[in-house]
RNA sequence: AGAGUUUGAUCCUGGCUCAGGAUGAACGCUGGCGGCGUGCCUAACACAUGCAAGUCGAACGGAGUGUUUGGAGCUUGCUUUAAACACUUAGUGGCGGACGGGUGAGUAAUGCGUGAGCAACCUGCCUUUCAGAGGGGGACAACAGUUGGAAACGACUGCUAAUACCGCAUAAUGUAUACGGACGACAUCGUCUGCAUACCAAAAGGAGCAAUCCGCUGAAAGAUGGGCUCACGUCUGAUUAGCUAGUUGGUGAGGUAACGGCUCACCAAGGCUACGAUCAGUAGCCGGUCUGAGAGGAUGAACGGCCACAUUGGAACUGAGACACGGUCCAGACUCCUACGGGAGGCAGCAGUGGGGAAUCUUCCGCAAUGGGCGAAAGCCUGACGGAGCAACGCCGCGUGAGUGAAGAAGGUCUUCGGAUCGUAAAGCUCUGUCGAAGGGGACGAACGUAGUUUUUGUAAAUAAUGAGAGCUAAUGACGGUACCUUUCAAGAAAGCCACGGCUAACUACGUGCCAGCAGCCGCGGUAAUACGUAGGUGGCGAGCGUUGUCCGGAAUGAUUGGGCGUAAAGGGAGCGCAGGCGGGAAAGUAAGUCUAUCUUAAAAGUGCGGGGCUCAACCCCGUGAGGGGAUGGAAACUAUUUUUCUUGAGUGCAGGAGAGGAAAGCGGAAUUCCUAGUGUAGCGGUGAAAUGCGUAGAUAUUAGGAGGAACACCAGUGGCGAAGGCGGCUUUCUGGACUGUAACUGACGCUGAGGCUCGAAAGCCAGGGGAGCGAACGGGAUUAGAUACCCCGGUAGUCCUGGCCGUAAACGAUGAAUACUAGGUGUAGGAGGUAUCGACCCCUUCUGUGCCGGAGUUAACGCAAUAAGUAUUCCGCCUGGGGAGUACGGCCGCAAGGCUGAAACUCAAAGGAAUUGACGGGGGCCCGCACAAGCGGUGGAGUAUGUGGUUUAAUUCGACGCAACGCGAAGAACCUUACCAGGGCUUGACAUUGAGUGAAAGGACUAGAGAUAGUCCCCUCUCUUCGGAGACACGAAAACAGGUGGUGCAUGGUUGUCGUCAGCUCGUGUCGUGAGAUGUUGGGUUAAGUCCCGCAACGAGCGCAACCCCUGUCCUUAGUAGCCAGCAGUUCGGCUGGGCACUCUAGGGAGACUGCCGGGGAUAACCCGGAGGAAGGUGGGGAUGACGUCAAAUCAUCAUGCCCCUUAUGAUUUGGGCUACACACGUGCUACAAUGGCGUAAACAAAGAGAAGCGAUCCUGUGAGGGGGAGCAAAUCUCAAAAAUAACGUCUCAGUUCGGAUUGUAGUCUGCAACUCGACUACAUGAAGCUGGAAUCGCUAGUAAUCGCGAAUCAGAAUGUCGCGGUGAAUACGUUCCUCGGGUCUUGUACACACCGCCCGUCA
Repeated sequence: AGAGUUUGAUCCUGGCUCAGGAUGAACGCUGGCGGCGUGCCUAACACAUGCAAGUCGAACGGAGUGUUUGGAGCUUGCUUUAAACACUUAGUGGCGGACGGGUGAGUAAUGCGUGAGCAACCUGCCUUUCAGAGGGGGACAACAGUUGGAAACGACUGCUAAUACCGCAUAAUGUAUACGGACGACAUCGUCUGCAUACCAAAAGGAGCAAUCCGCUGAAAGAUGGGCUCACGUCUGAUUAGCUAGUUGGUGAGGUAACGGCUCACCAAGGCUACGAUCAGUAGCCGGUCUGAGAGGAUGAACGGCCACAUUGGAACUGAGACACGGUCCAGACUCCUACGGGAGGCAGCAGUGGGGAAUCUUCCGCAAUGGGCGAAAGCCUGACGGAGCAACGCCGCGUGAGUGAAGAAGGUCUUCGGAUCGUAAAGCUCUGUCGAAGGGGACGAACGUAGUUUUUGUAAAUAAUGAGAGCUAAUGACGGUACCUUUCAAGAAAGCCACGGCUAACUACGUGCCAGCAGCCGCGGUAAUACGUAGGUGGCGAGCGUUGUCCGGAAUGAUUGGGCGUAAAGGGAGCGCAGGCGGGAAAGUAAGUCUAUCUUAAAAGUGCGGGGCUCAACCCCGUGAGGGGAUGGAAACUAUUUUUCUUGAGUGCAGGAGAGGAAAGCGGAAUUCCUAGUGUAGCGGUGAAAUGCGUAGAUAUUAGGAGGAACACCAGUGGCGAAGGCGGCUUUCUGGACUGUAACUGACGCUGAGGCUCGAAAGCCAGGGGAGCGAACGGGAUUAGAUACCCCGGUAGUCCUGGCCGUAAACGAUGAAUACUAGGUGUAGGAGGUAUCGACCCCUUCUGUGCCGGAGUUAACGCAAUAAGUAUUCCGCCUGGGGAGUACGGCCGCAAGGCUGAAACUCAAAGGAAUUGACGGGGGCCCGCACAAGCGGUGGAGUAUGUGGUUUAAUUCGACGCAACGCGAAGAACCUUACCAGGGCUUGACAUUGAGUGAAAGGACUAGAGAUAGUCCCCUCUCUUCGGAGACACGAAAACAGGUGGUGCAUGGUUGUCGUCAGCUCGUGUCGUGAGAUGUUGGGUUAAGUCCCGCAACGAGCGCAACCCCUGUCCUUAGUAGCCAGCAGUUCGGCUGGGCACUCUAGGGAGACUGCCGGGGAUAACCCGGAGGAAGGUGGGGAUGACGUCAAAUCAUCAUGCCCCUUAUGAUUUGGGCUACACACGUGCUACAAUGGCGUAAACAAAGAGAAGCGAUCCUGUGAGGGGGAGCAAAUCUCAAAAAUAACGUCUCAGUUCGGAUUGUAGUCUGCAACUCGACUACAUGAAGCUGGAAUCGCUAGUAAUCGCGAAUCAGAAUGUCGCGGUGAAUACGUUCCUCGGGUCUUGUACACACCGCCCGUCA
């Protein structure tokens, strides 16, 4: 010192959360020792029991006990009596029980803190000084007797002492009064002193032989302790605004130690309060403590000071002191005793008990020390105190070992199986002994006093005794046989807790599977969880560690230090103005603020600093500072205050012009509506289209006249005026303000402004008018799924006027008022001045208002920018996360509606501002594409083929589902395929590797069986060899393992589809921006194209486009067999042969096309249009080629693969069945519906392919499918092979037909182990639907569509499918407006970013 969290990302605002410290703590797990501290925060709840305040016999009279002595009696050791001594003590009396100890209920000031004052006071014991103590008296306890009561406790009679009590005397430096003097002060007055009068004391005590000591009384001082007064400070609430009758003051009196309404009588009517009275809530205050850099904030346990209280409330007595914790009285509650009449009690003292509570100790030891009470003293008392006990409650210290030790042991964990890690860690070896156990020694704290002794000295006759002082000695310890020291023993008895996703140091495995759970915030968990649980490892702290609660910090998140208010929360709707705050120039005085010096105070403890003592530390001791308050002196710049003065702030006067500024009265025209009358006839009106409505009883239209209300076209303008709201026809009257010029007057008169007062749009309210148009509510018609709306027809309040309320608006510039300063440019409104010969225009200067642009500056950015959101000052208002909520309650205002003021519980981790990139829009601009349009042909209707859904089934295996699944995987399911179903049999397995061992295995036949399989028979013994063996094959125990078309395509690789062959997608450097990002890639043109050109803070580059590749179109060249044949020759007339390769062709290499040329357009560019030449012309045609990416797109069933699952089965095998089912629905095809046709006859012209388990000719045979037979051909040679449409001729004549061919029957052919489920084909017979197809929808722009046939792959057989081939061969495109689909680019809005299949509101459940 910061960090996490709002977003796809960014900056900001803003809240929430965390890391730190602390604690009288509590809880969880764990726990070795010591020192020093601390320990009912809750029930000021109730208390059993014991103790906590007594002491003095040297104040007093008694009583008792003991000892000694004497006497008496006698039972001779007892009773009694007297005296002395010693001890004890109920009572009287003295002092103390007002201290010490506890608690914090009350108390917001009768308190506390700081500083003053008492000239308004008291003070026992203590110290000092002065003076005194003469002489008397009468009682009451105790005691004795009587007596009441259960008891507590009394009553009566009698006796008695005192340092108990009461007079008298004496007395002043006392008190009071009067008169003087001196001094002082603060108003009353005070101090000292003089004089006079009056009044007030005592214990002749106690001890002692005495000295002497202790006491008593009066007075004056001191000290100590208190009492009272004053100033300042001392929590929250205004949703508490007024409070007060002894209240405020006076006079007099009383009372007090003392002042005082403290109390009383009378008089006056005051006193407090916005600087917060009163009321309500909460609270003991402080030194200090915790935190913080500080300022502050929180707190008031322990220790110390003050206060208050003592079961609750009240009261006084005694006393120096109390209105009294362990005193009294009364009342209340509670508890206890009781004989029911009456009594007793007070732990907030120390222990302890119950209760409450998350929670807080022993019914301990001792007066040895310190301190206190009494006493002359010894001493007694002391739960104050000193100590011990319990509790890790806190702080501090110590230990649980140290060194060495690699075979890196065993074991655990992980693993890519190689290893890594725990880890020098352990074991082992060598040491040490803190601590522990045992033994021994053993303190300081303890010297005051006392006793003894010695000595000095006083008294005394005294060496006795006694008093004072000094020296020495002795006794006295709760803690405690404790601290400490020492000997021995043995590494021996002593480590846990939390965390490990980020914040935040520390990671892997397994289990779990949105479950269990975690979590301080963000969040984790839905089958590969570093976030849950466990383990290993690691990190942190360590006798503790975590959690919870609370406080401060971080939080500048209440901001004095140190924040804000245009859009994030936040400027009052506007003005006037009391109080308050702030305030121009000059001079002088004062000294309140300010600064400074000295004195004083600031208790101690604590904190800071410097030292010292416990082995260190905590702890304890000593010394020393700093801030604050008060008093006195000084300074005079600034603020303040007083006085004098000034004019620039402010105001007044004078002279002007501008204006929808306000109020009242009057006037005007246009328009709407209504009424009357005329003309006139069937519609009008209204809408997207209509209807309601009006109209033949005459509307609308039109003409004339009249009535009435409201508003004022044009001018008109980011023009004017006003404080804001607001103000608009014209005229008149009254009236406010601003501006300009001048500089005559006043002389700071100013600014702001809490409360207060006034004004304040629209709507609304009350009363009375008015009411043309418009028009909430309401009625009707439409629209719609509905339509309580938008549209239409009507229409009431209202809108208008007068008077009175209301007091709010996005009352906005979302920007309070005032003053000053800080670059410019350009409009506009009002005025003034100047220049110019008068004058107009223009121009220049200046003041005021109102706009735009823009620099510095500022801002989170957007933006603002002299009319500031800049730089400063003054004053006011307001804000402090979102929601709840501008709500509830209370108060005030209002007729009401409502307004003003204005919370909390609860809940969330965000809500929000500005800007960025995308995506989207039934936003905009531009552009493209068979996208539309223009055309041609189809699909959708029929039959059928095929695929899919659905249904069915033992099974109908699985996958693919908008485009981009559905003649798709499947280039071909009778068995096989085959993954599905039923049944049968197998279990190291059908397949692979290793392998002890054995040996052939295979093959053929037969039997059983559905077959797999099992059995029998026949056959025969593999190859190589260096003879050691090796290889292949088969069997085979046992195990590792095989196997899986089982799951997950949302764990993956690879492959593929799609947007899309669309023109896009990016990068480096630079620049701009706080940043995300932008620029480049945008703009002007152009292109099929981010293609090219130009411009430009960009300059370049990459992947895409294009080109390079293949086929095709022209030509050249090379080479001619199985290809070709022009010319020559032969010929069986067949390129057949010789020959030739010219041509076709084949297949190698080249050429060619590049906007190259010309004209025009364009910007002199790119490019476009036209032309020439050319086989081909502007990418010639076609193919291959698919950027960054999107769709968790498809595929685990092509293959590969992680993880999970099965292992006599989810594996492998076999027979049969199924994938071929069939009320239905959909997709894709084929064939048709016919005459541009069908059928028949006889003719013509291709290309591209395939062929050895093959293609198969000629020939024979069958109506035919085919059969027989086999030439030729591994193919430019032979075969498939016939091309068909077409052309020619004939027939059919518009019909369900000579169209169409489904379906069915019969008979066959072929393939194949096998055509039943379930093949194709042939012949004959049968002859269904269908006569061009609804809504809708598809393809195609030229050798294309359409139409015609041919071939191939797969394949034993099985195409209407698929992939190829050629033949014939069109129509149309104005064009991009619209519908609709897709795409590109620029721009705009956004509360979307899973990105419109988004987000989100209300109601109901």

The RNA shown here (small-subunit ribosomal RNA) has 1405 nucleotides and comes from an uncultured bacterium. The sequence is in RNAcentral, with records from ENA and Greengenes. It matches the Rfam family "Bacterial small subunit ribosomal RNA". Its family is annotated with ribosome and structural constituent of ribosome in the Gene Ontology.